Context: one part of a larger RNA
RNA sequence: GUCCGCGAGUUAGUGUAUGCGGCAAGGUUAAUCCACCGUUGGUGGAGCAGCCGAAGCGAAAGCGAGUGCGAAUAGCGCGUAUAGUCGUAUGCACUAGACCCGAAGCCGUGUGAGCUACUCAUGGCCAGGCUGAAACCCCCGUAACAGGAGGUGGAGGGCCGAACUAAUUAGCGUUGAAAAGCUAUUGGAUGAGCUGUGAGUGGGAGCGAAAGACUUAACAAACUCGGUGAUAGCUGGUUCUCCUCGAAAUAGCUUGAGGGCUAGCCUGCACGAAUGCUCGGAAUGGUGGUAGAGCACUGAAUGGACUAGGGGUCUUACCGGACUACCAACGCCAAUCAAACUCCGAAUGCCAUUCCAGUCACGUGUGGAGUCAGACUGUGGGGGAUAAGCUUCAUAGUCGAAAGGGAAACAGCCCAGAUCGCCAGCUAAGGUCCCUAAAUCCGGUUAAGUGACUAAGGAUGUGAAACUUCGAUGACAGCUAGGAUGUUGGCUUAGAGGCAGCCAUCAUUUAAACAGUGCGUAACAGCUGACUAGUCGAGAGGUUUUGCGCCGAAAAUGAUCGGGACUAAACCGGAUACCGAAGCUGCGGAUAACCCGCAAGGGUUGUGGUAGGGGAGCGUUCCAUGUGGGGUGAAGCCGGAAGGCAACUGAUGGUGGACUGCAUGGAAGUGAUUAUGCGGAC
Numbered sequence: 001g002u003c004c005g006c007g008a009g010u011u012a013g014u015g016u017a018u019g020c021g022g023c024a025a026g027g028u029u030a031a032u033c034c035a036c037c038g039u040u041g042g043u044g045g046a047g048c049a050g051c052c053g054a055a056g057c058g059a060a061a062g063c064g065a066g067u068g069c070g071a072a073u074a075g076c077g078c079g080u081a082u083a084g085u086c087g088u089a090u091g092c093a094c095u096a097g098a099c100c101c102g103a104a105g106c107c108g109u110g111u112g113a114g115c116u117a118c119u120c121a122u123g124g125c126c127a128g129g130c131u132g133a134a135a136c137c138c139c140c141g142u143a144a145c146a147g148g149a150g151g152u153g154g155a156g157g158g159c160c161g162a163a164c165u166a167a168u169u170a171g172c173g174u175u176g177a178a179a180a181g182c183u184a185u186u187g188g189a190u191g192a193g194c195u196g197u198g199a200g201u202g203g204g205a206g207c208g209a210a211a212g213a214c215u216u217a218a219c220a221a222a223c224u225c226g227g228u229g230a231u232a233g234c235u236g237g238u239u240c241u242c243c244u245c246g247a248a249a250u251a252g253c254u255u256g257a258g259g260g261c262u263a264g265c266c267u268g269c270a271c272g273a274a275u276g277c278u279c280g281g282a283a284u285g286g287u288g289g290u291a292g293a294g295c296a297c298u299g300a301a302u303g304g305a306c307u308a309g310g311g312g313u314c315u316u317a318c319c320g321g322a323c324u325a326c327c328a329a330c331g332c333c334a335a336u337c338a339a340a341c342u343c344c345g346a347a348u349g350c351c352a353u354u355c356c357a358g359u360c361a362c363g364u365g366u367g368g369a370g371u372c373a374g375a376c377u378g379u380g381g382g383g384g385a386u387a388a389g390c391u392u393c394a395u396a397g398u399c400g401a402a403a404g405g406g407a408a409a410c411a412g413c414c415c416a417g418a419u420c421g422c423c424a425g426c427u428a429a430g431g432u433c434c435c436u437a438a439a440u441c442c443g444g445u446u447a448a449g450u451g452a453c454u455a456a457g458g459a460u461g462u463g464a465a466a467c468u469u470c471g472a473u474g475a476c477a478g479c480u481a482g483g484a485u486g487u488u489g490g491c492u493u494a495g496a497g498g499c500a501g502c503c504a505u506c507a508u509u510u511a512a513a514c515a516g517u518g519c520g521u522a523a524c525a526g527c528u529g530a531c532u533a534g535u536c537g538a539g540a541g542g543u544u545u546u547g548c549g550c551c552g553a554a555a556a557u558g559a560u561c562g563g564g565a566c567u568a569a570a571c572c573g574g575a576u577a578c579c580g581a582a583g584c585u586g587c588g589g590a591u592a593a594c595c596c597g598c599a600a601g602g603g604u605u606g607u608g609g610u611a612g613g614g615g616a617g618c619g620u621u622c623c624a625u626g627u628g629g630g631g632u633g634a635a636g637c638c639g640g641a642a643g644g645c646a647a648c649u650g651a652u653g654g655u656g657g658a659c660u661g662c663a664u665g666g667a668a669g670u671g672a673u674u675a676u677g678c679g680g681a682c
Stems, first nucleotide, its partner, number of pairs: 001682006011096013026052003032046006056063002066078004099237002102234001106227003110223002117201009126191001128160003131156001135152003139148002164188003169184004203219001205215002240617006250263005264371002266368007276360001277358002280356008292344001293342002298338003302334003307328001309327002311324005374399010404415003419589004424585003430579003433564003439576001441574005451566001457551002461548010478535005484508003489503003514529001518527002590607007618671001620668010636655003642649002
């Protein structure tokens, strides 16, 4: 892991609601006792103690269909206009382990120091080598000491290094040879040394050269059994079928936030309500300060003229005065901004009435719930960065609890809500070259494979529209020619001659020609442009708006529009077909509620569904009563015609070898793919 078996809302008491039954203004016995029987028990009888109800109100005295408060013959509170009670079944609640499994823990009684920590008693062990303290002897030395040399000596938590002990570093080992080792390397090795045996100290206690270490391979409180089914607002699991309705992820409170309680939303029942109700439409009447707008208020904020006040300059002994390219209030003109501004002010919404339309969607009481993590999308806001698959409100939708078609794939987007069957039809969104069902339709645009990611910004890409300038008295472009004179303008400068710079920018001749557009020279020169004429012969230039394109465009495994491919099979506009879903229709069947009907039957509207409410059934074991089957073969097992919406039932056959079914009623140890479930087998 698979298979088989086991495995979770029970029982008792109390309360409450409902169904059924008995009796009823009453209902009912408890313990206990007696009798009988088929004697762990059953049946019948006795037992009236007690309980509930038939009257309440008040703290009470008390009064009583009333009573309490009160001065009250006011008012108000609670009552009064009758149905209970006993049994039983079911739902739910409470008390109990209370649906089942699951802690870490807490407390108590004991068991442990054969491991290890420390201690006590008594034993054992430490190859070999090195160093050479004190002291002593002798010599030198000193006035004597001191000091020095040699020798003897053998100290030391001394040195090197085996046994022994420890465990530094590395490798191996890591389902190991081993639940801590092996190999190499390394520390200590006469000491606070190592070690054998015997003994002592224990669980909030020991022991600890102290690491919360160690106390029998898991110690920030050992192990064992008990209290014990501790508790678990937490996780997991919770077993047959069909039908019907069908949520919530919100508010308030909460040592509350992943839990509760009440309300909201779901469901069953009863009663009421059509003079009622309201998803929707219309009309009428209200409500309000949002969107927008505005500047009349409150504030913000720009420019101007005007002009207080201030600054500055000048004048002035003082008083005062003048000027001002400075700052600037109020008022004025013009132009703005605002969630906490409003002289204004919608749409939608909301409320009421009436009408239409619709349906019971309505109301009251009562039994049972679940829900309190919501998600995304559109719209209106707040927070954030006008970030987030972000967060928090409002509003609508979908998902949640919704399958089907589309979006390649894709809970929350688009279309559309699956009762069942059909090898029938029509459509929605979306599509119609091939993959792939259906158009190789029409008019334009695009040349970028744009289509098939993006911005500021950039550009004689290209289509459309409008305005405008020049043009047969010849435009635009090209070519030919001219482009001069005073003059080298004046100043400056070494020079400055159109062209370093400053000032001025006139006049003449002209068809035209600048006191010069650029290149150039040291300065001139030279080239060129403006401007003019000729030549040529028809359009040329500019601005604005707009459609589709271009560049801008860099990311990590190999690319791509779903792919192939496409110049339409792209984009814009248009027309007509077709395809396309569990939508709608057709035909047949089932079922719920309601309606018609005596019935048979018919009709209408429904029948997606998680949590959850309600209803109806199937099967298992046993009991009672009745009735059957069985060696001419029971149960069980294998196969399974046929039947039932399903749980299931099951003819005939095989196997098997002794029990077993059906009907009605009753009682439960009553249904398993999941609990890292438990036991067994493989």
Predicted 3D model of a 682-nucleotide part of an RNA (large-subunit ribosomal RNA, domain II) from a Kiritimatiellia bacterium. RNAcentral holds the full RNA, with entries from ENA. Rfam family: Bacterial large subunit ribosomal RNA. Model confidence (mean pLDDT): 84 of 100. NCBI's taxonomy places the organism under Bacteria, Pseudomonadati, Kiritimatiellota, Kiritimatiellia.